Context: one part of a larger RNA
């Protein structure tokens, strides 16, 4: 050293299934609900099919008949106009009954009596004069028509129902007749409201040291930002979604904040007087940058340039778009002028297309002449705030899940780091009767280890099986016991405390699923860790972590819950490697 044969199952991140868990996709599916948008189905209405009659109320007309009071004035005067006459034996005035209205004066109608006169003109009164005609108004009343609704009633339209009835038809179905009941109702078509997870399509944002839950999304200052601009963070700190007819625009003036000193109440600080005072005032509102006899701060005059066409050349930006701006023509305002002025120190104050609205115009105008409608100028409607805006119009479960994907992303190991952890060492405040340092040791400091919770997301998501146990172990020492030693606040013994030591050793019940821990009993001692929290291709499967179930809490709900219960399939014959035994050469 080579070849074998039985075994084990350490490793080959062993086979087996394009990880079910986690995240992602503008993926799916089913479920759900006060998410959105429909949509069967309900109801209610309107109209067809559907037709008569009668009452009842309401609106419009046609005809007729009545209604009308301020004062004044015979007295109830609607209004304009014509009007000098009208009415009456076809029964006047007056009486009598009654009826209606009523401002309680009175009108006005019927009926009966009476038997011949009423009334106006004129005059008075007043804004209008009367009888009598016509045409109307206010309110009413009665007739007709037209409608509009309520209630009722009829039958013929429909609709039911018939015993052995008739008839097609020798037939049980249907159809007719026939006779009952209902009845313009039901039911049926079309419309239209309102309802409508029964159903059906579908939405439910993105960033993010995993995902969720939080918070953020667009502008504007200022760090970070490395002395041009620019520049990330879930990196420090703030603001803004306006606001002013003056807080604009122009000419002229003028100097603050603060301290000291003087001065009635007046005080540390009102107002007043003198000084000192380069800016510490103040500039509508964050912060930066800027402004002193101010183009920026404060006041006074006049004023509207917060003007209209435009605009040379420029910066900023991927784009889109932002920003600056001399001059040119028209017309203003301020200034004697020369000049400024096209809003405000300056940098936030904001939202593109689509789509409509409203003013204007010289443009189009479906033969042509209009109109409709557009266009083009001016303007208006969006916390489209998720703010380069997917639509006008949208929330949610899913342990009953599914695809396609990623170790570009969590959760178990392992790396990395070591805030936290363990363990140690330094100083020495103080304890310890007295003495820091037998023993301990405040506030700090420095390391070590890689057994805790983290942080990091570096291999693995076409799969690395995850707590406890059972087996079986190996390894470290920061050593529990045995063993050797130093200190002592060590008389002895018995301890405390340190150094050296890894050879063996280190138990057996109760409870729990437990590690861990309490608790019995022993023993010299019941030691801490590491090994993918060692060991599931060795075993369990009690616990955690699908599918069923129940409680409790949340949720409208479908579900949900490192909240509790009770149930729940744990595959694999060994190639190589390591390993025991054994045989051969």
């Nucleotide at each position: 050293c080579c070849c074998g044969c039985a075994g084990c199952g350490u490793g080959a991140c062993g086979g087996a299934a394009a990880g079910a868990c986690c995240c992602c996709g503008u993926g799916a599916a089913c479920c759900u609900u006060u998410a959105c948008u429909g949509u069967a189905g309900g109801c209610u209405g309107a109209u067809a099919u559907u037709g008569g009659g009668c009452u009842g109320a309401g609106g419009c007309u046609u005809g007729u008949c009545c209604u009308g009071u301020g004062u004044a004035g015979g007295a109830u005067a609607g209004g304009u106009g014509g009007g000098a006459g009208g009415c009456u034996g076809u029964g006047a005035a007056g009486c009598c009954g009654g009826g209606a209205c009523g401002c309680c004066a009175g009108u006005u109608c019927c009926g009966g009596u009476g038997g011949a006169g009423c009334c106006g003109u004129c005059g008075g009164u007043g804004a209008a004069a009367u009888a009598c005609c016509a045409c109307c108004c206010u309110g009413g009343g009665c007739u007709a028509g037209c409608u509009u609704u309520a209630g009722u009633u009829c039958u013929a339209a429909c609709g039911c129902u018939g015993a052995a009835c008739c008839c097609g038809u020798c037939a049980a179905c249907c159809g007719g007749g026939c006779a009952g009941c209902g009845g313009a109702c039901a039911g049926u078509g079309u419309c239209a409201g309102c309802u409508g997870g029964g159903c059906a399509g579908u939405u439910u944002g993105a960033c993010u040291g995993g995902g969720g839950c939080g918070g953020u999304c667009u502008c504007c200052u200022c760090c970070u930002a490395a002395a041009a601009a620019g520049u990330a963070a879930c990196g420090g700190a703030g603001g803004a979604g306006u606001c002013c007819a003056a807080a604009g625009g122009u000419a002229c003036c003028c100097u603050c904040a603060g301290c000291c000193c003087g001065g009635u109440c007046g005080g540390c600080a009102a107002u007043c007087g003198g000084g000192c005072g380069u800016u510490g005032a103040g500039c509508g509102c964050a912060a930066a940058g800027g402004c002193a006899g101010a183009c920026a701060g404060g006041g006074u005059g006049c004023u509207u340039g917060a003007c209209u066409g435009c605009g040379a050349g420029a910066c900023c930006g991927a784009u889109a778009g932002g920003u600056c701006g001399a001059g040119c023509a028209g017309g203003u305002g301020c200034g004697a002028a020369a000049g400024c002025a096209g809003g405000g120190c300056u940098u936030a104050g904001u939202g593109a297309u689509c789509c409509g609205g409203u003013g204007g115009u010289c443009c189009c105008g479906g033969a042509u002449g209009g109109a409709a409608g557009g266009g083009c100028c001016a303007u208006c409607g969006c916390u489209c705030a998720a703010c380069a805006g997917a639509u006008a119009a949208a929330a949610g479960g899913u342990a009953c899940u599914c695809c396609g994907g990623g170790g570009a992303u969590a959760a178990c190991a392992g790396g990395c780091u070591a805030a936290u952890c363990u363990c140690c060492c330094c100083c020495g405040a103080g304890c310890g009767u007295u003495c820091a340092u037998a023993g301990c040791g405040g506030c700090g400091g420095g390391g070590a280890g890689g057994u805790u919770u983290g942080g990091c997301a570096c291999c693995u998501c076409g799969a690395u099986g995850u707590c406890g146990g059972c087996u079986c172990a190996u390894c470290g020492c920061a050593u529990c016991c045995u063993g050797g030693g130093g200190g002592u606040g060590a008389a002895g013994a018995a301890g405390c405390u340190c150094c050296c030591a890894a050879g063996g050793g280190u138990u057996c019940g109760g409870c729990u699923g437990u590690u861990c821990g309490c608790c019995g009993a022993u023993g010299a001692a019941a030691g801490c860790g590491g090994u993918a929290c060692g060991u599931g291709a060795g075993c369990u499967g009690g616990g955690u972590u699908c599918a069923g179930a129940c409680c409790g809490u949340c949720g409208u709900g479908a579900g949900a819950c490192a909240g509790g219960u009770c149930g729940g399939u744990c595959c694999c014959u060994a190639u190589c490697u390591g390993c025991u035994g054994u045989g051969g050469g």
Background: The part of an RNA shown here (large-subunit ribosomal RNA, domain V) has 585 nucleotides and comes from a marine eukaryotic metagenome. The prediction has a mean pLDDT of 84. The full RNA is in RNAcentral, with records from MGnify.